[in-house]
RNA sequence: GGCCUUGAGAGUGGCGGACGGGUGAGUAAUGCAUAGGAAUCUGCCUAGUAGAGGGGGAUAGCCCGGAGAAAUUCGGAUUAAUACCGCAUACGUCCUACGGGGGAAAGUGGGGGACCUUAGGGCCUCACGCUAUUAGAUGAGCCUAUGUCGGAUUAGCUAGUUGGUGUGGUAAGGGCGCACCAAGGCGACGAUCCGUAGCCGGCCUGAGAGGGUGUACGGCCACACUGGGACUGAGACACGGCCCAGACUCCUACGGGAGGCAGCAGUAGGGAAUAUUGGACAAUGGGGGCAACCCUGAUCCAGCAAUGCCGCGUGUGUGAAGAAGGCCUGCGGGUUGUAAAGCUCUUUCGGCAGGAACGAAACGGUGGAGGUUAAUACCUUUCAUCAAUGACGGUACCUGAAGAAGAAGCACCGGCUAACUACGUGCCAGCAGCCGCGGUAAUACGUAGGGUGCGAGCGUUAAUCGGAAUUACUGGGCGUAAAGCGUGCGCAGGCGGUUCUAUAAGACAGAUGUGAAAUCCCCGGGCUUAACCUGGGAACUGCGUUUGUGACUGUAGGACUCGAGUGUGGCAGAGGGGGGUGGAAUUCCACGUGUAGCAGUGAAAUGCGUAGAGAUGUGGAGGAACACCGAUGGCGAAGGCAGCCCCCUGGGUUAACACUGACGCUCAUGCACGAAAGCGUGGGGAGCAAACAGGAUUAGAUACCCUGGUAGUCCACGCCCUAAACGAUGCGAACUAGGUGUUGGAGAAGGAGACUUCUUUAGUACCGUAGCUAACGCGUGAAGUUCGCCGCCUGGGGAGUACGGUCGCAAGAUUAAAACUCAAAGGAAUUGACGGGGACCCGCACAAGCGGUGGAUGAUGUGGUUUAAUUCGACGCAACGCGAAAAACCUUACCUACCCUUGACAUGUCUGGAAUUUUGCAGAGAUGUAAAAGUGCUCGAAAGAGAACCAGAACACAGGUGCUGCAUGGCCGUCGUCAGCUCGUGUCGUGAGAUGUUGGGUUAAGUCCCGCAACGAGCGCAACCCUUGUCAUUAGUUGCUACGAUUAAGUUGGGCACUUUAGCGAGACUGCCGGUGACAAACCGGAGGAAGGUGGGGAUGACGUCAAGUCCUCAUGGCCCUUAUGGGUAGGGCUUCACACGUCAUACAAUGGUCGGUACAGAGGGUUGCCAACCCGCGAGGGGGAGCCAAUCCCAGAAAGCCGAUCGUAGUCCGGAUUGCAGUCUGCAACUCGACUGCAUGAAGUCGGAAUCGCUAGUAAUCGCGGAUCAGCAUGUCGCGGUGAAUACGUUCCCGGGCCUUGUACACACCGCCCGUCACACCAUGGGAGUGGGUUGCUCCAGAAGUAGGUAGCCUAACCGCAAGGGGGGCGCUUGCCACGGAGUGAUUCAUGACUGGGGUGAAGUCGUAA
Repeated sequence: GGCCUUGAGAGUGGCGGACGGGUGAGUAAUGCAUAGGAAUCUGCCUAGUAGAGGGGGAUAGCCCGGAGAAAUUCGGAUUAAUACCGCAUACGUCCUACGGGGGAAAGUGGGGGACCUUAGGGCCUCACGCUAUUAGAUGAGCCUAUGUCGGAUUAGCUAGUUGGUGUGGUAAGGGCGCACCAAGGCGACGAUCCGUAGCCGGCCUGAGAGGGUGUACGGCCACACUGGGACUGAGACACGGCCCAGACUCCUACGGGAGGCAGCAGUAGGGAAUAUUGGACAAUGGGGGCAACCCUGAUCCAGCAAUGCCGCGUGUGUGAAGAAGGCCUGCGGGUUGUAAAGCUCUUUCGGCAGGAACGAAACGGUGGAGGUUAAUACCUUUCAUCAAUGACGGUACCUGAAGAAGAAGCACCGGCUAACUACGUGCCAGCAGCCGCGGUAAUACGUAGGGUGCGAGCGUUAAUCGGAAUUACUGGGCGUAAAGCGUGCGCAGGCGGUUCUAUAAGACAGAUGUGAAAUCCCCGGGCUUAACCUGGGAACUGCGUUUGUGACUGUAGGACUCGAGUGUGGCAGAGGGGGGUGGAAUUCCACGUGUAGCAGUGAAAUGCGUAGAGAUGUGGAGGAACACCGAUGGCGAAGGCAGCCCCCUGGGUUAACACUGACGCUCAUGCACGAAAGCGUGGGGAGCAAACAGGAUUAGAUACCCUGGUAGUCCACGCCCUAAACGAUGCGAACUAGGUGUUGGAGAAGGAGACUUCUUUAGUACCGUAGCUAACGCGUGAAGUUCGCCGCCUGGGGAGUACGGUCGCAAGAUUAAAACUCAAAGGAAUUGACGGGGACCCGCACAAGCGGUGGAUGAUGUGGUUUAAUUCGACGCAACGCGAAAAACCUUACCUACCCUUGACAUGUCUGGAAUUUUGCAGAGAUGUAAAAGUGCUCGAAAGAGAACCAGAACACAGGUGCUGCAUGGCCGUCGUCAGCUCGUGUCGUGAGAUGUUGGGUUAAGUCCCGCAACGAGCGCAACCCUUGUCAUUAGUUGCUACGAUUAAGUUGGGCACUUUAGCGAGACUGCCGGUGACAAACCGGAGGAAGGUGGGGAUGACGUCAAGUCCUCAUGGCCCUUAUGGGUAGGGCUUCACACGUCAUACAAUGGUCGGUACAGAGGGUUGCCAACCCGCGAGGGGGAGCCAAUCCCAGAAAGCCGAUCGUAGUCCGGAUUGCAGUCUGCAACUCGACUGCAUGAAGUCGGAAUCGCUAGUAAUCGCGGAUCAGCAUGUCGCGGUGAAUACGUUCCCGGGCCUUGUACACACCGCCCGUCACACCAUGGGAGUGGGUUGCUCCAGAAGUAGGUAGCCUAACCGCAAGGGGGGCGCUUGCCACGGAGUGAUUCAUGACUGGGGUGAAGUCGUAA
């Protein structure tokens, strides 16, 4: 250096990159699902038939050279093939005018006995390939039917559009393309347009029917940065191929290039949120290869996440001193709780240690037996045997030792809904699914203890179905709750009488194909179980094919008469249209008579009238409407229709027959009619009368009332098209008790007739059975029972509105949303309450009367004011002479000042001392300080102990007239001494509830009687109680005195008859008579009686209402203060004073004042007391001391009255405030701040505005007396008696109440509810000069890449030709189509916009008051 073999790399060639993997942008049908179809292709695979002969020219690689930063690329030389091209052959195949014509191929490798050889081999054989072709299988393409979201505020769409002929094209049918011809095609069974969306098996839910959904697994489709395009290939218009355009990113030497994670990981961004840049081809599968083997982010595994499903653990047993701690507490205890600790047992899981898999058998080697073959090679099938192969992984699993050891949270606890207390907070902080909690006792917030539920999870949020019969097919409704079109005619549509025949579309039955697998269900099997995996079955309710049946529906044909209709004879009618005509009335005009008013209203005024109104008479004009009849009468489809007559005309009904033969019912769209008001044009215009004007009313009055008055109302023609257009009830048909009226018709019976009765039919009313209904109610004229068809409803508001469309001259009509907002809106019925609703009744409620208040002065309370304080409470009636039946101190709670701190008071412990009394000093006093006297009682021999009391110490505690009466008890006010309020059982009603209790009478009364689906009962009423009025009886002292004595005196004897006292009884009950009444209750009148109809008065206050009043009587929860918000003391204040109000006193005078004389009560009180006689004082009072613990004595003179006198109408001889002086009494003390007395002073006031109070008989009015409180203080208050009236027709009205009824939008209950404008804040929305985007139609411009056609130019190996050249091919150019891009003009949608419209929402704004 050459050759051979093997490996690696590049290249040629082959096969595969159209599978597998990802995603859901687009797509409402070129998709998908199901069932079918015919005009096709199909690499590899299977089966068959036939063949594979002979040639040729290139080219990559490699080599040489060039360009470029790179990507890459150009030129030259040379070369191979199963690469490429002819020729031959053609069973079958393709074309055909049936004569004929066209068109293939490739070898490579293993083995080998003959034979041949150029010694390479030929040849044979096997394997893998190759060509043609026929079948199959698989895969793919195409077509049809059915199904497949929302919007009609999208109703018309379409020009290759629909079809035909021809031709082209394709693998193949086809307007798929082209030429010509025709004018079709689609659409209310929803075309077109807009929005949204991948479809299915399935998944979630549900009893089902349905509803929602399409992640993972599986089937199909579409897409691969965005848009367009083709090439190659069996298959693509191709995720990890090509070309072009665009956007973006990167490289660059600026000339050019490169890229496409919706593959697996990973990064960034976005977001509430979603994992590792892992291992392996061991298994399953795919591609290549003869095979070994290679590739495979398919796949199998591992990692991360409690994301889901399933399983397991965090211990088991015992353990009461019911430990400690926590929490609660009624302070006893309870609870946490056998829980813990302690003792005992076990050891899953975890940690440690050891062992240790299944998933692996093919392939391969060896041997045997078949097949193939000439063959014992090769190859192949099968049996036996041998060996290799594991990512997960030293993982599952097993074993061992130790040890209760390492392992519990989350939500909730007001109801729904299982589970409760404490503290904190105080409409704050917060909670909340709905209802709703929270404003000082929160089971609702926060925390804690406890409990309940679930548990390695729990709760929240978002979403879907269910409940929801709340879109109702199964399975709803429409009289009044939302809902019947204003009414009819009627096309389409839906539904449709009797019978026969046929058919077989629907229907039913059988068979059969399909309904992929997975999922669901059932029975088995495998992981310890389960989840999970797996075998079989059933199911997949569907669709197709086929056979049968013939009842029902449909279809076709025939027949029928009951539905429907036509004809004939009657009948009723405000049915409609047109024309004519009549009288009454209003108004106006003219004339006459005539004079001062008329008209109008609640009352007036405006208006009209002496220029003659109104009234009256006569005549005339004009318009509109038709009294009586006239009627829950008639007619009409509804609206609606009314003097009378005529003409035209629609419908109904009735009777009997004849005819047609289902001709019917309903009705989306459509058409017609459609009150009043309104509009247009032209007339007309009496009355009435929007607007308007004036007058009233009123706070205002743009209203109601009045005086006027124009459109309009009337007519003709044309519009409008709405009404509580209502029976709030669609039309048609059938069936289902009755009764009573009335209108029209027919028939029958009776009657002399008038007429009556009955039957039937069509209307129209009332009552009512069954039934229906939420109830009310409906009820043969249904809202009953059914059928057919149409319309309509789906919480309230926004809203019958906006936008858009249609209609209209306009007004407007029709169709008709959304955002936003609320938790209701609504119906019927119930109970109350209320009504300037009704009926009945009562009360000093009014009326009839008498006397007051409101005016004056004073007293007293309150408000306000003032104050250091003027303590606090009570506030319409039902606070205000109230708490307070006594504020100088005290009271006293308030203020100022000075003091005390276990305290002025209670209990307990300890120490000391009797207690107690007296005195001095300081101080305003509280208090402080000093001294003296005094030694008690019980037990005990004594020591000592005990009880009471005093002082001191410390601590538990005392104390609070501090707050909350809206935390409470108790007590009390008020409605109201009104007649009511309830219950049991029964009955009625779905129920709330009703009934009873209402009704007819009656009562003071829910009193009593009668009636009654009620029968009874309770609390209230009444009665029982007290007092007063009459009598009897018992008892007589302090009472009384008929008899006697004495008289000054019941003083005394006697007595208890009388009076009287106080015990016990009687009496009055509508009992009696008459009348009325219903034979009742009862009422009226009368008799008798002291008393007569509850005799008078008192006590007595139902269920409840007012969060009425009271924490300052008392009690009490909670909170607060604790050298003070407690306690003590002194002084002050509660007693202020421009004012306002309430309640009273005294007056204003002659029915009186003053003076003198004189008579008669009752009920009370009295020992810290009442206090006599007598004396003093003008008097308040002082002295005095008898009597009396009271029928004995005292307070204690009653006053008005009566008898005289005087005053003479006046600010007085009225009235007494105020003030001055002088006194008395009480009391520690009368200055602030008492009462009384005397003298003097002598104010306002001459009967009281608006308004308002009490009283019905021994009452009002008037007159005095007494008590409580109390040292003192009374015009207040509680009692007592004296004198002693008037009036009540009556219930219309005012107030309050009772019963029945009615309406209600009220229920905090009319002091209720509630509407609209305006003002303020916020929210969403309409309009809006416009502005900025998206989508899309049309008309143009433009034209990359590509492909098809054409082809002047250029280039060209195979084949033909000897050659020239031809054929064929390529480049270039060009034409058609076309993406991006550009221009114009429309449509549609979104956002935004000065300003503007209405709407909604918002504890306490304004104006009115519409319902």
Small-subunit ribosomal RNA from an uncultured prokaryote, 1411 nucleotides, folded computationally.
Rfam family: Bacterial small subunit ribosomal RNA. Rfam links the family to the GO terms structural constituent of ribosome and ribosome.
The sequence is in RNAcentral, with records from ENA.